[in-house]
Molecule: transfer RNA
Organism: Candidatus Woesearchaeota archaeon
């Protein structure tokens, strides 16, 4: 130098054009004499900037950043 993958909430992790599950943790309430377990509920515009498109986490282009691989 060239190639591929991967980036989603504090952590891990689904999602495959039609508007963000799910767990742990966290924060509020319930319960308890106080916790604690246990019940409820609540919080992410998706790495960054553009482009398609009626709509984009999701598809195109460029960058950033890890990883693998070839030379």
């Nucleotide at each position: 130098g060239g190639g591929c993958g991967c980036a989603u909430c504090g952590c891990c992790a689904a999602g495959c054009g039609g508007u963000a599950a799910g767990g742990c943790a966290c924060g509020a309430g319930g319960c308890u004499g106080c916790a604690a377990c246990c019940c409820u509920c609540g919080a992410a515009u998706c790495c960054u900037g553009g482009g398609u498109u009626c709509a984009a986490a999701u598809c195109c282009c460029a960058g950033u950043g890890c990883g693998c691989c070839c030379u």